Record summary: Predicted 3D model of a 93-nucleotide RNA (TPP riboswitch aptamer (THI element)) from Mucilaginibacter lappiensis. Its mean pLDDT, the model's own confidence on a scale to 100, is 75.
[in-house]
RNA sequence: CCAUGGCUUUAGGGGUAUUCUGUGAAGAAUUGAGAUAAACCCUUUGAACCUGAUCCGGCUGAUACCGGUGUAGGGAAAAGUUGGAAUUUAUUU
Numbered sequence: 001c002c003a004u005g006g007c008u009u010u011a012g013g014g015g016u017a018u019u020c021u022g023u024g025a026a027g028a029a030u031u032g033a034g035a036u037a038a039a040c041c042c043u044u045u046g047a048a049c050c051u052g053a054u055c056c057g058g059c060u061g062a063u064a065c066c067g068g069u070g071u072a073g074g075g076a077a078a079a080g081u082u083g084g085a086a087u088u089u090a091u092u093u
Base pairs, nucleotide, nucleotide: 001084002083005082006081007080008079009078010077011043012042013041014040017030018029019028020027021026049074050073051072055068056067057066058065
C1' cells in the first nucleotide's frame, strides 16, 4: 500500500486461427499462455471465452496480428488453509 491475494483438493467453462508445400496423410512459417495439447487459460471482485462482426482504424505475405467497440450484452465453484506486495535497518549465509 492492497482487502484483495497466495496455496491445496475436487468440480466445471473455453479456444484451437492465417499462409505455404503436398495426390493424400502430413509437414513448415506467423502470433500467442495455449492453434485438438490431456496441455494451456479461466471460474462471479468473472476480457478465459462468446455475441456485436462478412464491424471500424492500423499493420502484415496473411490472420483479432495491434487497437477501438468495452463504465456494451452474455458467460462456468465449492471446501480447507494462509494475509499478500514494496521500501528501510539489523543479523546470518

Taxonomically the source falls in Mucilaginibacter (Bacteria, Pseudomonadati, Bacteroidota, Sphingobacteriaceae). Of the family's consensus pairs, 91% are formed in the model.